[in-house]
RNA sequence: GGCUUCUUAGUUCAAUGGAUAGAACGUCCGGCUACGAACCGGGAGAUGGGAGUUCAAGUCUCUUAGAAGCUA
Numbered sequence: 001g002g003c004u005u006c007u008u009a010g011u012u013c014a015a016u017g018g019a020u021a022g023a024a025c026g027u028c029c030g031g032c033u034a035c036g037a038a039c040c041g042g043g044a045g046a047u048g049g050g051a052g053u054u055c056a057a058g059u060c061u062c063u064u065a066g067a068a069g070c071u072a
Base pairs, nucleotide, nucleotide: 001071002070003069004068005067006066007065010025011024012023013022018055027043028042029041030040031039048064049063050062051061052060
């Protein structure tokens, strides 16, 4: 340099072009307790950036950035 794959919450992962983008762990608040852990209830928190297609995009197309693999 060429080709392929990946990028979603603090972390690890889901989501057939159509439901309020969901779960676990973590985190915060409350309960429980002499205190803490565990446990119980509740909350906050995400689609790498830009453009396009579409009634509708995390998903399709282009571009850009980053990561990984293959190849010369």